[in-house]
């Protein structure tokens, strides 16, 4: 290369959270780590401080935004 298989954006339905979002079902735009770890940055949410800021802080969300760590399937010539 090729094959088998895997994941599942938007959107829809149900449940759930103040929210960002999450879970289940459908769906299939894409993905070779779109497996795992929120560890760093970015972004987003809620709350607090502050006259205010594009400021400061706390608690969260998100890895299918970027980086880092870690493990890994098939594979001709």
């Nucleotide at each position: 290369a090729a094959a088998u298989g895997g994941c599942a954006c938007a959107c829809c339905c149900g449940c759930u959270g103040c929210g960002a979002g999450g879970c289940g079902g459908g769906g299939u735009c894409g993905c070779a780590a779109a497996g795992c770890c929120g560890c760093g940055g970015a972004u987003c949410u809620u709350c607090c401080c502050g006259c205010a800021a594009c400021g400061g802080g706390a608690a969260g969300a998100c890895u299918g935004c970027c980086g880092g760590g870690u493990u890994a399937c098939c594979g001709a010539a």
Molecule: c-di-GMP-I riboswitch aptamer
Organism: soil metagenome